[in-house]
RNA sequence: GCGGGUGUAGCUCAGUUGGUUAGAGCGUCAGUUUUCCAAACUGAAGGUCGAGAGUUCGAAACUCUUCACCCGCU
Numbered sequence: 001g002c003g004g005g006u007g008u009a010g011c012u013c014a015g016u017u018g019g020u021u022a023g024a025g026c027g028u029c030a031g032u033u034u035u036c037c038a039a040a041c042u043g044a045a046g047g048u049c050g051a052g053a054g055u056u057c058g059a060a061a062c063u064c065u066u067c068a069c070c071c072g073c074u
Stems, first nucleotide, its partner, number of pairs: 001073007010026004019057001028044005050066005
């Protein structure tokens, strides 16, 4: 330099042929329970879907550019 892959909550990930409110598990916080802890149960907080632009009535998902990481080729 060229090609491919990944990027969504604190962590691990789902969500696809564009359309219902952006979700799960774990974790965190609060409450219930318990002599206390753990476990269990209930609830809550936490996201400009890596960034910027475009297409569209509508984009996490399509297009372009760009950033980070991983793999391969030269």

Overview: This is a predicted structure of a 74-nucleotide RNA (transfer RNA) from Candidatus Woesebacteria bacterium RIFOXYA1_FULL_38_9. The prediction has a mean pLDDT of 80. It matches the Rfam family "tRNA". About the family: Transfer RNA (tRNA) molecules are approximately 80 nucleotides in length. Rfam classes the family as a transfer RNA. Rfam links the family to the GO term triplet codon-amino acid adaptor activity.